Small-subunit ribosomal RNA, 3' major domain from an uncultured bacterium, 474 nucleotides, folded computationally. Its mean pLDDT, the model's own confidence on a scale to 100, is 83.

Context: one part of a larger RNA
RNA sequence: UGACGGGGGCCCGCACAAGCGGAGGAACAUGUGGUUUAAUUCGAUGAUACGCGAGGAACCUUACCUGGGUUUAAAUGGGAAGUGACAGACUUGGAAACAGGUUUUUCUUCGGACACUUUUCAAGGUGCUGCAUGGUUGUCGUCAGCUCGUGCCGUGAGGUGUCGGGUUAAGUCCCAUAACGAGCGCAACCCCUAUUGUCAGUUACCAGCACGUCAUGGUGGGGACUCUGGCAAGACUGCCGGUGUAAACCGUGAGGAAGGUGGGGAUGACGUCAAAUCAGCACGGCCCUUACAUCCAGGGCUACACACGUGUUACAAUGGCCGGUACAAAGGGCAGCUACCCCGCGAGGGGAUGCGAAUCUCAAAAACCGGUCUCAGUUCGGAUUGGAGUCUGCAACCCGACUCCAUGAAGCUGGAUUCGCUAGUAAUCGCGCAUCAGCCACGGCGCGGUGAAUACGUUCCCGGGCCUUGUACA
Repeated sequence: UGACGGGGGCCCGCACAAGCGGAGGAACAUGUGGUUUAAUUCGAUGAUACGCGAGGAACCUUACCUGGGUUUAAAUGGGAAGUGACAGACUUGGAAACAGGUUUUUCUUCGGACACUUUUCAAGGUGCUGCAUGGUUGUCGUCAGCUCGUGCCGUGAGGUGUCGGGUUAAGUCCCAUAACGAGCGCAACCCCUAUUGUCAGUUACCAGCACGUCAUGGUGGGGACUCUGGCAAGACUGCCGGUGUAAACCGUGAGGAAGGUGGGGAUGACGUCAAAUCAGCACGGCCCUUACAUCCAGGGCUACACACGUGUUACAAUGGCCGGUACAAAGGGCAGCUACCCCGCGAGGGGAUGCGAAUCUCAAAAACCGGUCUCAGUUCGGAUUGGAGUCUGCAACCCGACUCCAUGAAGCUGGAUUCGCUAGUAAUCGCGCAUCAGCCACGGCGCGGUGAAUACGUUCCCGGGCCUUGUACA
């Protein structure tokens, strides 16, 4: 100087407390451990691994296993020699890859071009080392810290500044001061959202005026409104009162759409964990080179006594079922989204039309109204299994999703323990997108609808910041 203490002081955080909803019990989905296996490819492992890499494992992917092939090879370039091919078509063997056979067969300025074969030089490796590395990432932590120049103090390591008194979300600001300044962080500048004005109106809108329809901004038209999207205004403790030297704080204050960082995002200092990644990529070294390279078929990554994590659905009446009837936002769409009509109980099929889309389309649910069930393993719950189908795809046996009929398991609110959340949040309801032929999505990332309770407080648990103290630790 740090680090540590079941030392002290001050302070903060869904850290506790106060609340609401979960997990831990059940079934299923998914990941992991273990076990099994010819293989169940590899990595990730307290917090910071375990719906993680994977934003799509039937083949492919695919790296694994079994079997069958290839050896200048998948690609590109150079040198040498040769051929007029090669490719294609047909055909034999074969699971295919591949191997064999038949056949068709270039241009030319005669230099060659083009292609192939042979040979040679360069290949290839998801093989090892993340403890050789770059780059990227997690975490402490969006915590308020981490440093420098000059000066001063100290023999020196180093200190001071950065401490002290206040204040703040903040090393934020003020005062004081052997310090005076500065840098990286904080804040602001950026984006979205909340209000208004202005400009502009098409595909959006429709108040007034017409036309028209069973009906609809359908049509003429309009630039008011909604909305769209460019510019601008607006919030700054600016004003008022109180406390205070000041910074600042308090107020049921005024005004205002919004008030004290308005809400959300992006943004992650010096560093820590030899943290993660050589399998995204790059790269040093080491290793393989008729194989640890490469092609193909099939299998495996989907196994199952068991253990754990993360989820979904429930155990019901604030509910289930049936009928009726409203209201979103954000997105996607041509090898696509499909109105509408017909067929089918349905998944879907057959027609047909619009739309490369503010124009057409995918397209809401909870809620609300009415009816029924009356506390039961049930009209709760839907696993499992049998049968029949639909769709995608070369192909659904291993191993797809969905539909219909039948079946109707466990489960009556879950031990110790444990997680999330402070407001348009939790809870709850549906919708969309990426990946994608299809999909094991109950995952991920977004969007809106409905919409709470509680916070006395900081004694305690956990993590963190500053000052101080002890130390046989570095």
The full RNA is in RNAcentral, with records from ENA, Greengenes and SILVA.